The RNA shown here (transfer RNA) has 74 nucleotides and comes from a Candidatus Altarchaeota archaeon.
[in-house]
RNA sequence: GGGCUCGUGGGGUAGCCUGGAUAUCCUGUGGGGCUUCGGACCCCGAGACCUGGGUUCAAAUCCCAGCGGGCCCA
Numbered sequence: 001g002g003g004c005u006c007g008u009g010g011g012g013u014a015g016c017c018u019g020g021a022u023a024u025c026c027u028g029u030g031g032g033g034c035u036u037c038g039g040a041c042c043c044c045g046a047g048a049c050c051u052g053g054g055u056u057c058a059a060a061u062c063c064c065a066g067c068g069g070g071c072c073c074a
Base pairs, nucleotide, nucleotide: 001073002072003071004070005069006068007067010027011026012025020057029045030044031043032042033041050066051065052064053063054062
């Protein structure tokens, strides 16, 4: 220098190819119930699409550039 791949709540993960209505689930976490206390269980809540731009009525998804991790070639 070139190519491929990944980036989504505190952690993990689905959704992306084929754009659509409140972004899924597990775990963790805050409050409440239950309990003599705790655990378990039940109810409620907060919390995320790497960054910028473009296309579109509408972008996590498509396009471009950049940033970061990994792999390969030279």

Its mean pLDDT, the model's own confidence on a scale to 100, is 83. Lineage of the source: Archaea > Nanobdellati > Candidatus Altarchaeota.